[in-house]
RNA sequence: UCGGGAGUUGUCCAACGGCAAGACGCAAGGCUUUGGACCUUGAGAUGAGGGUUCGACACCUUCCUCCCGAA
Numbered sequence: 001u002c003g004g005g006a007g008u009u010g011u012c013c014a015a016c017g018g019c020a021a022g023a024c025g026c027a028a029g030g031c032u033u034u035g036g037a038c039c040u041u042g043a044g045a046u047g048a049g050g051g052u053u054c055g056a057c058a059c060c061u062u063c064c065u066c067c068c069g070a071a
Base pairs, nucleotide, nucleotide: 001070002069003068004067005066006065007064010024011023012022018054026042027041028040029039030038047063048062049061050060051059
């Protein structure tokens, strides 16, 4: 430099173009002598800019970061 793949809460992982789901973790409460386990509730995310569309995590485009391969 070229080709391919990936980027979503703290972590992992879903989502026909139509309310961003779930698990662990975290916080509060319940239970318990205490802790753990268990139960209930809650907060928290789409890498960045532009475009298409009534509507974008998803489509198009330009970047950024990471991984693989070729030279």